[in-house]
C1' cells in the first nucleotide's frame, strides 16, 4: 500500500428500505422471616462518525474513523 469482514440498549445479538427487538443485566411492586428463584410492572439506543439517493434508511451509495482477518 490493497482486499474483505464487524461496529444496533450495560453485554451479547436480532432487524437488513415502512419510522428498532429478544436474552441476560438495571430499577420498582408481588411472594418470601430475608435472600435467591419465580411473577407483574419500567427506564434505557435516532444504530462508530459526516454527507448523499429516496416519500422513507440501521438497511442502498461516497468518505471517514475504531478493531479484526487476507495479501504485498
Nucleotide at each position: 500500500c490493497g482486499g474483505g469482514g464487524u461496529g444496533u440498549a450495560g453485554u451479547u445479538c436480532a432487524u437488513c428500505g415502512g419510522u428498532a427487538g429478544a436474552a441476560c443485566g438495571c430499577u420498582g411492586c408481588g411472594u418470601u422471616c430475608g435472600g435467591g428463584a419465580c411473577g407483574c410492572a419500567g427506564a434505557g439506543g435516532u444504530a462508530g462518525a459526516a454527507g448523499g439517493u429516496c416519500c422513507a434508511a440501521u438497511u442502498c451509495c461516497u468518505u471517514u474513523c475504531a478493531c479484526c482477518c487476507c495479501g504485498a
Molecule: transfer RNA
Organism: Candidatus Levyibacteriota bacterium